The part of an RNA shown here (small-subunit ribosomal RNA, central domain) has 346 nucleotides and comes from an uncultured rumen bacterium. Model confidence (mean pLDDT): 86 of 100. The full RNA is in RNAcentral, with records from ENA and SILVA. It matches the Rfam family "Bacterial small subunit ribosomal RNA".
Context: one part of a larger RNA
RNA sequence: UUGGGUUUAAAGGGAGCGUAGGCCGACUUUUAAGCGUGUUGUGAAAUGUGGUGGCUCAACCUCUGCACUGCAGCGCGAACUGGGAGUCUUGAGUGCGCAGUAAGCUGGCGGAAUUCGUUGUGUAGCGGUGAAAUGCUUAGAUAUGACGAAGAACUCCGAUUGCGAAGGCAGCUGGCUGUAGCGUUACUGACGCUGAAGCUCGAAAGCGUGGGUAUCGAACAGGAUUAGAUACCCUGGUAGUCCGCACGGUAAACGAUGGAUGCCCGCUGUUUGCGAUAUACUGUGAGCGGCCAAGAGAAAUCGUUAAGCAUCCCACCUGGGGAGUACGCCGGCAACGGUGAAACUC
Numbered sequence: 001u002u003g004g005g006u007u008u009a010a011a012g013g014g015a016g017c018g019u020a021g022g023c024c025g026a027c028u029u030u031u032a033a034g035c036g037u038g039u040u041g042u043g044a045a046a047u048g049u050g051g052u053g054g055c056u057c058a059a060c061c062u063c064u065g066c067a068c069u070g071c072a073g074c075g076c077g078a079a080c081u082g083g084g085a086g087u088c089u090u091g092a093g094u095g096c097g098c099a100g101u102a103a104g105c106u107g108g109c110g111g112a113a114u115u116c117g118u119u120g121u122g123u124a125g126c127g128g129u130g131a132a133a134u135g136c137u138u139a140g141a142u143a144u145g146a147c148g149a150a151g152a153a154c155u156c157c158g159a160u161u162g163c164g165a166a167g168g169c170a171g172c173u174g175g176c177u178g179u180a181g182c183g184u185u186a187c188u189g190a191c192g193c194u195g196a197a198g199c200u201c202g203a204a205a206g207c208g209u210g211g212g213u214a215u216c217g218a219a220c221a222g223g224a225u226u227a228g229a230u231a232c233c234c235u236g237g238u239a240g241u242c243c244g245c246a247c248g249g250u251a252a253a254c255g256a257u258g259g260a261u262g263c264c265c266g267c268u269g270u271u272u273g274c275g276a277u278a279u280a281c282u283g284u285g286a287g288c289g290g291c292c293a294a295g296a297g298a299a300a301u302c303g304u305u306a307a308g309c310a311u312c313c314c315a316c317c318u319g320g321g322g323a324g325u326a327c328g329c330c331g332g333c334a335a336c337g338g339u340g341a342a343a344c345u346c
Base pairs, nucleotide, nucleotide: 004317005316006315007300008299012314014201015200016199017198021194022193023192025088026087027086028085029084030083031082033081034080035077036076037075038074039073040072041071042070048066049065050064051063053061054060091191092188093187094186095184096183097182098181104176105175106174107173108172109171110154114150115149116148117147118146119145120144121143125136126135162169163168206247208245209244210243211242216240220236221235222234223233258313259312260311261310262309263308266291267290268289269288270287271286272285273284274283275282295302296301319346320345321344328339329338330337331336
């Protein structure tokens, strides 16, 4: 390279936007670059191959025909691909209307709980565990009542629910800002799909700086357990957990399943929009689930939300270990991230 693959065997980029590139709807007409066909020129010799001849034969050599599947020129053809011109509406987008939603950003407000403080009642224990001890407590704890302060998180509702590209998003409410959905077919008329580079977003932990610090809590200290116990359990407790700005860019970032489009039996539940009938059923969209026909699959299973049948584009895989390591380069304040081997060995 041909070929084969990527849910679980190696393999889908964490996600989106998007440059180049690749691919691209229907009809009419034109062109003739690709394409087909004819012809001309060329395609050295040797080699190859059909045939003849020469060495006794053969290898070898000689002559002759063909081939040399290529390139270029000139004609012809026009289905398909490409180019030009014109038209269309079903792809795509816009307008108008409708009903939403825990998408996002920002401000205000609320109650319960927790801890702390002040104070009242009250007296000897509290706390914790498998059992204990460390710890707190007559300077009055724990418990209970009142008042106050602080920070963080939002019980029930709550649901295979909803929203978001993914990460993710939940007390109530104001403002700003979207994207999808349905109905209407009014407008544009292929404006589309994918996307190497690139840019942006990206849980938790982490880093810088300035705040904040109620709870919980790496590190650390003590108490236990144990042969030991640098752990599991207990009492404390710093960073952190929270907010602003900036960095970092990784996760079992998972549906372990890239995106887009079309086609292909059904049953059932649910969220939401629209319509009819005329009041509890049915039709039609868009989602979220369950079970299955065909089909697929090594099987488990998947099955209109495909892992089915097809097309387009991107990413990735090629035995295990060595190793996501070394070296180099790029990025970063650092931590580290990205790219990413080989020797050797089985």